Annotation:
Transfer RNA from an uncultured Candidatus Saccharibacteria bacterium, 84 nucleotides, folded computationally.
């Protein structure tokens, strides 16, 4: 060069016959246990703006296609595997 795959909250990793994004665990904040911590337990936890109720954005980056895209098309980036 040429093929195949992978990229989603802080971190692993769910969701794709196109139809509420982030289950689940880890980690963090708080609380409950303690003399104090650790282990456990409960409750929260993608960003922004708001007291709040909401609201706008948000799946590696840019473009199409659809009412509707994390799922489908096309250029790109970057990592892995395979061939040459």
């Nucleotide at each position: 060069g040429g093929g195949c795959g992978a990229a989603u909250g802080g971190c692993g990793g769910a969701a794709u016959u196109g139809g509420u994004a982030g289950a689940c665990g880890c980690g963090c904040c708080a609380g409950a246990c303690u003399c104090a911590a650790a282990a456990u337990c409960u409750a929260g936890u993608g960003a922004u703006a708001g007291u709040a109720a909401u609201a706008u954005c948000g799946u590696g980056a840019g473009g199409g296609u659809u009412c509707g895209a994390u799922u489908c098309c096309c250029u790109c980036u970057u990592c892995g595997c395979c061939c040459a």
It matches the Rfam family "tRNA". By type it is a transfer RNA. Model confidence (mean pLDDT): 81 of 100.